[in-house]
A computed fold for a 369-nucleotide RNA from a soil metagenome, annotated as Bacterial RNase P class A. The coordinates come from a structure-prediction model, not an experiment, and the mean pLDDT is 75. It matches the Rfam family "Bacterial RNase P class A". By type it is a ribozyme.
RNA sequence: GGUUGGGCAGCCGCCGGAUAGUUUUGCUUCGGCAAAGCCGUCGGGAGGAAAGUCCGGUCUUCAUAGGGCAGCACGCCGGCUAACGGCCGGGAGUUUGCGCUUAAAGUGCACGCUACGGAUCAGUGCCACAGAAAAUAUACCGCUUGUCGCUCCUCGGCGAGUAAGGGUGAAAAGGUGCGGUAAAAGCGCACCGCGGUUCAAGCAAUUGGACUGGCAGGGAAAACCCCGUGCGAAGCAAGACCAAAUAGGGGAGGAGGAGCGGCCCGCUCCGUUACAACUUCCGGGUAGGUUGCUGGAGCCUGGCAGUAAUGCCCGGCCUAGAUGAAUGGUUGCCACCGCGCAAGCGGCACAGAAACCGGCUUACAGACC
Numbered sequence: 001g002g003u004u005g006g007g008c009a010g011c012c013g014c015c016g017g018a019u020a021g022u023u024u025u026g027c028u029u030c031g032g033c034a035a036a037g038c039c040g041u042c043g044g045g046a047g048g049a050a051a052g053u054c055c056g057g058u059c060u061u062c063a064u065a066g067g068g069c070a071g072c073a074c075g076c077c078g079g080c081u082a083a084c085g086g087c088c089g090g091g092a093g094u095u096u097g098c099g100c101u102u103a104a105a106g107u108g109c110a111c112g113c114u115a116c117g118g119a120u121c122a123g124u125g126c127c128a129c130a131g132a133a134a135a136u137a138u139a140c141c142g143c144u145u146g147u148c149g150c151u152c153c154u155c156g157g158c159g160a161g162u163a164a165g166g167g168u169g170a171a172a173a174g175g176u177g178c179g180g181u182a183a184a185a186g187c188g189c190a191c192c193g194c195g196g197u198u199c200a201a202g203c204a205a206u207u208g209g210a211c212u213g214g215c216a217g218g219g220a221a222a223a224c225c226c227c228g229u230g231c232g233a234a235g236c237a238a239g240a241c242c243a244a245a246u247a248g249g250g251g252a253g254g255a256g257g258a259g260c261g262g263c264c265c266g267c268u269c270c271g272u273u274a275c276a277a278c279u280u281c282c283g284g285g286u287a288g289g290u291u292g293c294u295g296g297a298g299c300c301u302g303g304c305a306g307u308a309a310u311g312c313c314c315g316g317c318c319u320a321g322a323u324g325a326a327u328g329g330u331u332g333c334c335a336c337c338g339c340g341c342a343a344g345c346g347g348c349a350c351a352g353a354a355a356c357c358g359g360c361u362u363a364c365a366g367a368c369c
Stems, first nucleotide, its partner, number of pairs: 001369004006334007014045002017042003021038007047350001051361002054359005059235004071231005076090005091116001092114003096110005117226002123224002126219002140166002142162008174192006193215001194213008239291004249282005256270005298317003302313004336347004
């Protein structure tokens, strides 16, 4: 780094599916059909992360002429993919280790790591402490030299040259060597580095070579910013459908209606020209129910293409779908671990789906490679 994530059996339950029987209700063309309940049978029922909800998509509703501002994310190159901030391959840089060469700078291999566009030629700002100086370079200790003081040296004052050496710092205006010089210095030369031009290889990042310039001016963009690319918003409690009671809304009918056990008389109550009671229809919406909802960028074997990620093809398979929310409990045997002489006892990780899918991150006992 990868794979796996206890096994077998019995009993009792839970969720959803198919199906035999039976009961009730509804419809009926009388043959049956549908729904609900009861009781059986059969087969199915959590994960590698179901987790965090951090990215990307499918789907749904709303918004949307086109373009821009703002905001957010990403950032070497090529490829894969539905898409990605993911994955694969490559380049460059770098830590560590092992070597090689050397005067030094360097250089080869291996395991890793990298927010790896731009600080030349857009602009603004920042760089603690220490230090002379942190960016218009500068001069603390020094080095060299002129002159003055002193009889001379040493030493000291004033001036000139210098940045090789020391010192500070995370970082100090190319590095090493030779020449050169009063001492120095790209002052000159060689190699390395850097800039420019150009050639070759490569799709590209980039690499290698030639010529040329003594040489630009440090760091940091995980400061603002600039450049390039991408992004409409909210989310299955999205959304769609059916729809009781009660109370509102609208239309039509409606002078009578209700009670006194069935009818008549009678009595009582309410109402009487419009906003009544009552009847009926329509519409919105609540409870409730159905759907979305699990057959999909699906899983397995094999083959082909490709370095790989991945893609294509043949064959086979169907593998949870709940909604106060099932997937469990218990017993026995075995496996593993610990304790014990033994009988036996104790333990057995992280963790529980909720529309679905691809990633990333995090958690994880044991076993195998």